[in-house]
TPP riboswitch aptamer (THI element), 106 nucleotides, folded computationally.
It was read from a public genome assembly, where an Rfam model found it.
Of the family's consensus pairs, 100% are formed in the model.

Formats: sequence, C1' cells, structure tokens
RNA sequence: GAUAAGUUAAUGGGGAGCUUCGCAAGAGGCUGAGAGGUUAUUAAGUUAACGACCCAUUGAACCUGAUCUAGGUAAUGCUAGCGAAGGGAUUAACUUAUAUUAUUAA
Repeated sequence: GAUAAGUUAAUGGGGAGCUUCGCAAGAGGCUGAGAGGUUAUUAAGUUAACGACCCAUUGAACCUGAUCUAGGUAAUGCUAGCGAAGGGAUUAACUUAUAUUAUUAA
C1' cells in the first nucleotide's frame, strides 16, 4: 500500500399519516424507529431554529410512478405487489483480521 469487518468524529439526507369523544381546550385508539417535544411565528405545521428518531451509495430512510393494483380494516401505505422501475444524502481518522511485497534479525 491492498482487501474484509468494525469503531469514532464531523457532515449531510428524511418523514410526521389514519381515527374516536369534545364548541373549544384537551384526552384516547391504529401502524411505525419516529405520527410535531421546545421556542418564535402563522389564517393554518404556515414557516424557521433546536431536539427525538431513522437513513447516507453493499443506499426500500425518503421521494416519484400513485387519485396505481390485490387483500384487509372503524379508517389510513395497514399488509403485500409494483421493485432485477426512476430518483435519493459521505468524508476523515483509527482498530482488528487476511494475503502479498519490501527491509532487518536469527
């Protein structure tokens, strides 16, 4: 120096659905890692920052196709298909192992 596995740090990407009661405030139920926690802001998560969580090319985190198809549900990407479709965010340092090469010693 190479390959494989791993660790750490920094950086970056992403979503927040369905539903019951209630005038509202608020309190529950379903799936999920996460279903908007804090502050400010707005007609409204509307927008911004921070936080939690997930994901970063060995990339189904997430987006598009999609007001898609089948099944199921109180309802919903709820499950499966679509998917050997198209997109999608990474660098650095270190550790271990393996083989090889070079040098040194016996």